[in-house]
Predicted 3D model of a 72-nucleotide RNA (transfer RNA) from a Candidatus Methanofastidiosia archaeon. NCBI's taxonomy places the organism under Archaea, Methanobacteriati, Methanobacteriota, Candidatus Methanofastidiosia. RNAcentral holds the sequence, with entries from ENA. Rfam family: tRNA. Rfam links the family to the GO term triplet codon-amino acid adaptor activity. About the family: Transfer RNA (tRNA) molecules are approximately 80 nucleotides in length.

RNA sequence: GCCCCUGUAAGGUAGUGGAUAUCCUUCAAGCCUCCGGAGCUUGAAACUCGGGUUCGAAUCCCGACAGGGGCA
Repeated sequence: GCCCCUGUAAGGUAGUGGAUAUCCUUCAAGCCUCCGGAGCUUGAAACUCGGGUUCGAAUCCCGACAGGGGCA
């Protein structure tokens, strides 16, 4: 330099163009308990960035950025 793949809460993860963006861990509060980091309830927390297509984009297209892989 060229080609391919990936990018979603603090970590991991699901998501056929249309639902309040899913679930687990974590965190906070409450309940329960002799106590608890166990159990129950509620809550906080995310679509890498810019543009395009579309009535509607996490999803499709283009570019950028970051990570990984292959070739040279």